[in-house]
RNA sequence: GCUGGCUUAGCUCAGUUGGUAGAGCAACGCAUUCGUAAUGCGUAGGUCACAGGUUCAACUCCUGCAGCCAGCA
Numbered sequence: 001g002c003u004g005g006c007u008u009a010g011c012u013c014a015g016u017u018g019g020u021a022g023a024g025c026a027a028c029g030c031a032u033u034c035g036u037a038a039u040g041c042g043u044a045g046g047u048c049a050c051a052g053g054u055u056c057a058a059c060u061c062c063u064g065c066a067g068c069c070a071g072c073a
Base pairs, nucleotide, nucleotide: 001072002071003070004069005068006067007066010025011024012023013022019056027043028042029041030040031039050064051063052062053061
């Protein structure tokens, strides 16, 4: 330099004919217990890396850009 992949909650990751953003773990509250852990129920937490474009509507499609990973040279 070229090619491909990834970027979504504190962490690990889902999210396909474009149509209300989710799970597990973690955090917090309540129940249970003499108490703790475990367990059950619940709550909060997101400018979907960033900037544009298409569309009635974009995490999703297109372009650019940043970072990371892999391959080729």